Glycine riboswitch aptamer, 88 nucleotides, folded computationally.
RNA sequence: CGCAAUCUGUUGGGAGAAACCGCGUUCGCGCGGUGCCGAAGGAGCAACCGCCCCGGAAACUCUCAGGCAAAAGGACCAGCAGGGGCAA
Numbered sequence: 001c002g003c004a005a006u007c008u009g010u011u012g013g014g015a016g017a018a019a020c021c022g023c024g025u026u027c028g029c030g031c032g033g034u035g036c037c038g039a040a041g042g043a044g045c046a047a048c049c050g051c052c053c054c055g056g057a058a059a060c061u062c063u064c065a066g067g068c069a070a071a072a073g074g075a076c077c078a079g080c081a082g083g084g085g086c087a088a
Base pairs, nucleotide, nucleotide: 006083007082008081009080010079011078012077013076018034020033021032022031023030024029035068036067037066041064042062043061044060048056049055
């Protein structure tokens, strides 16, 4: 010089499921009940990585948490800017 993993910020995209019932309310919402969703987070299984051990490991499973008009949030994907610094 150039640059992988990866991290941060920002922009765009981004699914599912009752605008349910009762009570209260400062009308924002809170508490309780029934039904439901799977894509914050969390937990579990293990195909796989690894000679073994240790360890890692899904968008699968659970639904603790969260959510079920819009808004907000949102795994993940892409662009831009910055950090990072492998190999050659």